Predicted 3D model of a 265-nucleotide part of an RNA (large-subunit ribosomal RNA, domain VI) from a Clostridia bacterium. Rfam family: Bacterial large subunit ribosomal RNA. NCBI's taxonomy places the organism under Bacteria, Bacillati, Bacillota, Clostridia. The coordinates come from a structure-prediction model, not an experiment, and the mean pLDDT is 89.

[in-house]
Context: one part of a larger RNA
RNA sequence: CGUAGGAAAUUUGAAAGGAGCUGUCCUUAGUACGAGAGGACCAGGAUGGAGAUACCGAUGGUGUACCAGUUGUACUACCAAGUGCAUGGCUGGGUAGCUAAGUAUCGAAGGGAUAAACGCUGAAAGCAUCUAAGUGUGAAGCCCCCCUUAAGAUAAGAUUUCCCAUAACACAAGUUAGUAAGAUUCGUGGAAGACUACCACGUAGAUAGGCUGGAGGUGGAAGUGCAGUGAUGCAUGUAGCUGACCAGUACUAAUAGAUCGAGGG
Numbered sequence: 001c002g003u004a005g006g007a008a009a010u011u012u013g014a015a016a017g018g019a020g021c022u023g024u025c026c027u028u029a030g031u032a033c034g035a036g037a038g039g040a041c042c043a044g045g046a047u048g049g050a051g052a053u054a055c056c057g058a059u060g061g062u063g064u065a066c067c068a069g070u071u072g073u074a075c076u077a078c079c080a081a082g083u084g085c086a087u088g089g090c091u092g093g094g095u096a097g098c099u100a101a102g103u104a105u106c107g108a109a110g111g112g113a114u115a116a117a118c119g120c121u122g123a124a125a126g127c128a129u130c131u132a133a134g135u136g137u138g139a140a141g142c143c144c145c146c147c148u149u150a151a152g153a154u155a156a157g158a159u160u161u162c163c164c165a166u167a168a169c170a171c172a173a174g175u176u177a178g179u180a181a182g183a184u185u186c187g188u189g190g191a192a193g194a195c196u197a198c199c200a201c202g203u204a205g206a207u208a209g210g211c212u213g214g215a216g217g218u219g220g221a222a223g224u225g226c227a228g229u230g231a232u233g234c235a236u237g238u239a240g241c242u243g244a245c246c247a248g249u250a251c252u253a254a255u256a257g258a259u260c261g262a263g264g265g
Stems, first nucleotide, its partner, number of pairs: 001152001005163007015149004021049007033038001051106005059100004066093005071086006110144003117137004164264001166177004182260004186202005207253003210249005216242003223236005
C1' cells in the first nucleotide's frame, strides 16, 4: 500500500514444511520341514539403541550481588568485630533461572489408490490364456491420517462484536479539518527480546522497586553470661543472615500531555 467505511477478536485451510529409523528377547514351538545336524513362515507380546520435541517435580550440573569456614597482607587508633586485595584468594554448601547425564512423549495404528508379483471370469484363436471388455489381492514407497506455518490464497475467504452519518471548501466526483470505536507515542516492566517485535500494567492500579510475611538456602550471628590458666566449649537461640521464588501492602515510580484514526458502489 492492497484486501470498496473504520476497528477489535475468533477462525477455515489453497499451499508449504516436518516426521517416517532399527536391534534383541519371549510365546506360538523345539512345532511345520528335515535321516540327522539344525530349524521356520504367519500371529501375539516385552525391552532396548540412535534420533526428535518439550520440561525442571525428582537425580545432578552451574549458580562471580546467597550462607558458612579458613590462609597471607593492608586498613578501620587498639581488643573484639569487620572491609579491601590475593583465580569468586582458597574450601564446603546452595534459591531462582538456564540446563543433561535427568524426566515425559513420539515413530505406531488406520483408510484410499497403486508397483513388481499373484489371481477371477474371459474371448480374439470352439482349446488355452491375469487382459483385449470386465474385476480382485498386493509394499518401509504415493495420497490422507499425526505435528507446524499459513487469506499478499491479489481468487486477498468466514464468523462475532464495537463505532457512526460533524464542519469548512468545492456544491458532480471529491479535498481538508476535528472526532467515534480503536490504536500509537510516553512511562513501569517481563519466564518476550540484538534493535524492533510480542506480552502485562499505567492511580477505576499490584507493572517494577521498597516494606511485611512465607518458601527455599546456609547452619547456630553479634553482644552478654557461665566453665576452663588457655586454645575453646556451652547457654541466651532451629540463632543470625539471605539474589532472582510465592503472596500481601500504594510507601516510591507508572503523572500530565501529545498524535493517529470512518463518513462507506